[in-house]
Context: one part of a larger RNA
Molecule: large-subunit ribosomal RNA, domain II
Organism: Bacillota bacterium
RNA sequence: GCCUACGAGUUACUCCUCACUGGCGAGGUUAAGGCCUUCAGGGCCGAAGCCGAAGCGAAAGCGAGUCUGAACAGGGCGUAAAGUCAGUGGGGGUAGACGCGAAACCGGGUGAGCUACCCUUGGCCAGGGUGAAGCGUGGGUAAGACCACGUGGAGGCCCGAACGGGUGUCUGUUGAAAAAGGCUCCGAUGAGCUGAGGGUAGGGGUGAAAGGCCUAUCAAACUCGGAAAUAGCUCGUACUCCCCGAAAUGCAUUUAGGUGCAGCGUCGCAGUGAGUGUUCUGGAGGUAGAGCACUGAUUGGGCUAGGGCCCUUCACCGGGUACCAAACCCAGACAAACUCCGAAUGCCAGCAACAUGCUCUGCGGCAGUGAGGGCGCGGGUGAUAAGAUCCGCGUCCGAGAGGGAAACAACCCAGAUCGACAGCUAAGGCCCCUAAGUCCACGCUAAGUUGACCAAAGGAGGUCGGACUGCAUAGACAACUAGGAGGUUGGCUUAGAAGCAGCCAUUCCUUGAAAGAGUGCGUAAUAGCUCACUAGUCGAGCGGUCCGGCAUCGAAAAUUCUCGGGCAUCAAGUGUGGCGCCGAAGCUUCGGGUUCCAUUUGGAGCGGUAGGGGAGCAUUCCAGCGGCGUCGAAGCAGAGCCGUGAGGCUUUGUGGAGCUUCUGGAAGAGAAAAUGUAGGC
Numbered sequence: 001g002c003c004u005a006c007g008a009g010u011u012a013c014u015c016c017u018c019a020c021u022g023g024c025g026a027g028g029u030u031a032a033g034g035c036c037u038u039c040a041g042g043g044c045c046g047a048a049g050c051c052g053a054a055g056c057g058a059a060a061g062c063g064a065g066u067c068u069g070a071a072c073a074g075g076g077c078g079u080a081a082a083g084u085c086a087g088u089g090g091g092g093g094u095a096g097a098c099g100c101g102a103a104a105c106c107g108g109g110u111g112a113g114c115u116a117c118c119c120u121u122g123g124c125c126a127g128g129g130u131g132a133a134g135c136g137u138g139g140g141u142a143a144g145a146c147c148a149c150g151u152g153g154a155g156g157c158c159c160g161a162a163c164g165g166g167u168g169u170c171u172g173u174u175g176a177a178a179a180a181g182g183c184u185c186c187g188a189u190g191a192g193c194u195g196a197g198g199g200u201a202g203g204g205g206u207g208a209a210a211g212g213c214c215u216a217u218c219a220a221a222c223u224c225g226g227a228a229a230u231a232g233c234u235c236g237u238a239c240u241c242c243c244c245g246a247a248a249u250g251c252a253u254u255u256a257g258g259u260g261c262a263g264c265g266u267c268g269c270a271g272u273g274a275g276u277g278u279u280c281u282g283g284a285g286g287u288a289g290a291g292c293a294c295u296g297a298u299u300g301g302g303c304u305a306g307g308g309c310c311c312u313u314c315a316c317c318g319g320g321u322a323c324c325a326a327a328c329c330c331a332g333a334c335a336a337a338c339u340c341c342g343a344a345u346g347c348c349a350g351c352a353a354c355a356u357g358c359u360c361u362g363c364g365g366c367a368g369u370g371a372g373g374g375c376g377c378g379g380g381u382g383a384u385a386a387g388a389u390c391c392g393c394g395u396c397c398g399a400g401a402g403g404g405a406a407a408c409a410a411c412c413c414a415g416a417u418c419g420a421c422a423g424c425u426a427a428g429g430c431c432c433c434u435a436a437g438u439c440c441a442c443g444c445u446a447a448g449u450u451g452a453c454c455a456a457a458g459g460a461g462g463u464c465g466g467a468c469u470g471c472a473u474a475g476a477c478a479a480c481u482a483g484g485a486g487g488u489u490g491g492c493u494u495a496g497a498a499g500c501a502g503c504c505a506u507u508c509c510u511u512g513a514a515a516g517a518g519u520g521c522g523u524a525a526u527a528g529c530u531c532a533c534u535a536g537u538c539g540a541g542c543g544g545u546c547c548g549g550c551a552u553c554g555a556a557a558a559u560u561c562u563c564g565g566g567c568a569u570c571a572a573g574u575g576u577g578g579c580g581c582c583g584a585a586g587c588u589u590c591g592g593g594u595u596c597c598a599u600u601u602g603g604a605g606c607g608g609u610a611g612g613g614g615a616g617c618a619u620u621c622c623a624g625c626g627g628c629g630u631c632g633a634a635g636c637a638g639a640g641c642c643g644u645g646a647g648g649c650u651u652u653g654u655g656g657a658g659c660u661u662c663u664g665g666a667a668g669a670g671a672a673a674a675u676g677u678a679g680g681c
Base pairs, nucleotide, nucleotide: 001681002680003679004678005677006676011095012094013093015092016091017090018089019088020087021086022085023084024083027051028050029049033045034044035043036042055062056061065077066076067075068074098236099235101233105226106225107224108223109222110221116200117199118198119197120196121195122194123193124192125190127159128158129157130155134151135150136149137148138147139146163187164186165185168183169182170181171180202218204214205213206212239616240615241614242613243612244611249262250261251260252259253258263369264368265366266365267364268363269362270361271360275356276355277354278353279352280350281349282348283347289341290339291338295335296334299331300330301329302328304325306324307323308321309320310319311318372397373396374395375394376393377392378391379390380389381388402413403412404411417592418591419590420589422588423587424586428582429581430580431566432565433564437579439578440577441576442575443574444573445572450568451567458553459552462550463549464548465547466546467545468544469543470542471541479537480536481535482534483533485510486509487508490504491503492502516531520529521528593606594605595604596603597602617670619667620666621665622664623663624662626660627659628658635654636653637652638651639650640649641648642647
């Protein structure tokens, strides 16, 4: 892991409650017990009690009333609607109460054969080294101290086996071993090691102290019991079909992943003609917008209190002000907590009209939900961030399949009762992958822009269109040829300043077709080149400003590239216009099933998680009446047929002795999951 078996809403209670069925009914019912009997699935009797038939009050008590009260007032609770017993079912209560699961708590015992410490009594430590005290002899001293040699044999001394330990590393890691093996290492006369006997026990021991150890178990041992502890937690909870179908909100909570009430679902009963939508009519209101009349905020200007600064003055007075600035005026303009104004929607109400057709309300039974989420719009928080967070309205996902968006809960289209090798469409598509146009007309784009996945300020003789405007056959624009001069090197400045460092100037005059007291380069300054300007050559358009379309640069991301791919200059995007086709579980057509309504043909429905309701299948046993079976029961295996399905029937093989229809009854009554339990492989 698989197979087989087992495995979870049960049972009890004169308990409560609701529904259905039945008996009796202003009553209903018997308990213990007794009697009878065919000894059973019985019948009969049986007082009290219980429930109901009357309530109100704390009570005395009164009573269709009563209590409060001074009250013959008002108010509260009653008086108008039948119950009760039994059976079955839904739910609740009490019990382990759907099943499995703690960590723990308490009680009685069992443990120191492991290990910790202690007591008693024994045992053990190869060999080698070092050489303390003391003592002796000699030296030494006044005597000592002291010194040397010898002797001696001390020590939690040294090296190192046994013995005890466990430092480092390798191996081992479903091991040879639930702690070891190899090499290495530490102690080894000591606080040493060790045998035997004995002691201390669970909130207790023992501990050279690590919360260590107390039999592979220790921040409270093990065992049995209380005990099915408790578990607002996790997991699991078993056949089928049909109808309906949620919630993830509000309030409260030692409450926040729990629960109660309300809301939303479902089933039943009752009621009235309500309910809902559109139009119409009548209302309340201060949002969007707008506005500045209030409250505040605010820019410029004017005017002008007050202040600052300056002037004046001994001081007062006075004056000036491109400084600050109240109030006022003009213009501009901001606000969730501003409003002189003020919608659209929405909301409330109403007679009516139309539409819809049980959608409404009440009562009762049973729930589930009370973690929501995305998107659009209106807002708060945040950073006018978030697949962020908190509200409101809507919607979808949740609980929704199908088509499109390459893939993709909630984006677009569209709500799947079943069948069809029938048709039409939606979104989206129609070159190939890939169903359908290599469709038609006129433009733009040249960037592979693009081909759904958005980038900006800003830059640019990209290109197309438009508006306005200037020049031009008396010849424009571009190009080429020629000229571009003289006073003069203008004056000043300066070392120099000559068109061209800088300053000044109504920058003037002359010759001319034209030529600046000079547009740029250049020189130290000149020189030189060039431009403006003019003529000629040429021969038809050439410039400027603004607006718009498409494109371009701006443009960097993390594992090759790419529009889904191929690939495409249209098979792209875009503007104007047109025809056709494909395309879904949508719609239609044909046939079937089922629910509700109506019943005469018919009509409307039938996605679905939690959950409610309805109808069934199968299993075991029992009762009654039957049936089958050695001419082969059950079981097992194969095939065929029937049923929407759970399933059923038939037949063949195997098997070898029981099985079962029908009508009812009763349950140890359905497994794929619980790291389920046991066995097998």